[in-house]
RNA sequence: CAGGUUGGCCGGGCGGUUGCGGCACGGGGAGGUUCCCCGCGUCGAGGAAAGUCCGCGCUCCACAGAGCACGGUGCUGGCUAACAACCAGGCGGGGUAACCCGACGGAAAGCGCAACAGAGAGGCAGAUUGCGUCGCUCACCCGGCUGGGUGACGGCGUGAGGGUGAAACGGCGUGGUAAGAGCACACCGGCGUCCCUGGUGACAGGGGCGGCCAGGCAAGCCCCACCGGGAGCAAGGCCAAGCAGGGACAAGGGGCUGCUCGUCCCGUUCGAGUCCCGGGUAGGCCGCUAGAGGCGGUCGGCAACGCCCGCCCCAGAUAGAUAACCGCCCAGGGGGCAUCCACCCCCGGACAGAACGCGGCUUAUAGGCCGACCUGGGCG
RNA sequence: GCUCCCAUCGUCUAGUGGUCCAGGACACCGGCCUCUCACGUCGGUAACAGGGGUUCGAACCCCCUUGGGAGCGCCA
Repeated sequence: CAGGUUGGCCGGGCGGUUGCGGCACGGGGAGGUUCCCCGCGUCGAGGAAAGUCCGCGCUCCACAGAGCACGGUGCUGGCUAACAACCAGGCGGGGUAACCCGACGGAAAGCGCAACAGAGAGGCAGAUUGCGUCGCUCACCCGGCUGGGUGACGGCGUGAGGGUGAAACGGCGUGGUAAGAGCACACCGGCGUCCCUGGUGACAGGGGCGGCCAGGCAAGCCCCACCGGGAGCAAGGCCAAGCAGGGACAAGGGGCUGCUCGUCCCGUUCGAGUCCCGGGUAGGCCGCUAGAGGCGGUCGGCAACGCCCGCCCCAGAUAGAUAACCGCCCAGGGGGCAUCCACCCCCGGACAGAACGCGGCUUAUAGGCCGACCUGGGCG
Repeated sequence: GCUCCCAUCGUCUAGUGGUCCAGGACACCGGCCUCUCACGUCGGUAACAGGGGUUCGAACCCCCUUGGGAGCGCCA
């Protein structure tokens, strides 16, 4: 210098004018403890506020109980409030490398599936070609012969060679055989099992034994281990306004997915409760934002993270405020300009917007900044 | 705001791992029939919302995105 990998951050800034929402203070008015107006001060969207895909807090279901069903997760160890997130590691795959990716338990527990092609597609698979062998068969040839050879046809053996397929029941060599074959043996690979060493563990390394050679799919059923009670802030509580009630169910009903058990609550004719139809309302307050909070630092830890200390307060709207305009600057693009620099002019600011909160994931995103590392080339 | 469901020719739909370059009906286009139109008949065009994964193989199974639809308030 070129190409690449990866981590983090920003995502317009300053000033002026006008305006919007919350809170606090002051003044004025209504009025009777809540509103309205004015002034001043202060705060006022995001890295994703989004999708709602996971996990929690919180609230209600009396408590949140057991089993089955159902659903989820799936290498190991940590971290955490919890998780499918995150960190570290193992194994497998890709890349020259930095590094990246992995729904990564079990297919020798069982069931199931595999179109087309092919001889054969799941466990003692298969015979088209091939290799070999046999024959009261046929044809031809050689020979003096009841013999021999070649080919066809048929039976049998074979899984080595060819071929089909996504996939054909280890590889290679030697022996063996009529021809062959883990049929036997040596080596290599895999699997199972036993042991040793290292590691918390996943696992790795080594040794012995067994010819055991057992295929794929579990994002098909299933098995194993672990986890999960349900609903959701329109949860839920209080107040106000207003209307019109009627029907069904059954002695039981309910505890918001099903079944069983346990337990609790309410009720048994003064009709509770559940459901359906109809009616009214579209108001206020709480929940609601000080929190698993942010920033900085010490210490522990490889890290995620944790402990402690200090400082700070940082939106709470309810049809929904957080905006508009102007000037200068900062990036970016284009032109004057045929190239570079300077100058001037014009354009122009991504994705998107809180609605109880938080930790993740995923998706969208103009442009910019900083750091680390790898490969190749050049120069010293 | 929360919860749930759906997506296949222009429209309604069948297909739930392979015989599907996806079948049927209506519609559209062309031919035949008719003096002409309609009816009838023959043929044709035309779709798996988008992307990724699992699998030998995906409309179908899994994940993400996009679009559409439905329900849920309070007081009696």

Predicted 3D model of RNase P RNA and transfer RNA as a complex of 456 nucleotides. Rfam match: Bacterial RNase P class A. It is annotated as a ribozyme.